The RNA shown here (transfer RNA) has 72 nucleotides and comes from Hymenobacter sp. The coordinates come from a structure-prediction model, not an experiment, and the mean pLDDT is 85. It matches the Rfam family "tRNA". The family's RNA type in Rfam is transfer RNA. The sequence is in RNAcentral, with records from ENA and Rfam.

Formats: sequence, C1' cells, structure tokens
RNA sequence: UGUGGUGUAGUGUAAUGGCAACAUACCAGUCUCAUGAUCUGGAGAAAUGAGGUUCGAUUCCUCACACCGCCU
Repeated sequence: UGUGGUGUAGUGUAAUGGCAACAUACCAGUCUCAUGAUCUGGAGAAAUGAGGUUCGAUUCCUCACACCGCCU
C1' cells in the first nucleotide's frame, strides 16, 4: 500500500430500526466502636467525527479519524 474488525457512562460489556440496558466503580443512607462486606436509594452517555437513507439510526450506506489483526 491493500484488506478485515472494533469505536456506547470512569472501566468492562449489551442492543438486530422505535427516547440506551447490565456489572463494576462513584455519591448518599443502612449496618459497625471504626473500616470493609451486605442491603437500599441516587447521579452519570450529543453513542469517534461529518454526511446520506428513513416518519424515526447505537443499529443500514459513504467518507474521514483512532486502535487492533492479516497481506505485501
């Protein structure tokens, strides 16, 4: 150069076109002499960027960017 994959809360992952879920971490409470664990509650996402398709896009298409493979 060519080619394939991935990009979503701090972190790790879901979702198969209809307003984004789970775990963990974080915060508050509960418990304890205290810390941790347990339990309860809470907050946190312009979904890598720009376009396109669609009534509607995390999802489909195109281009770019970053990372990881393969080939040369």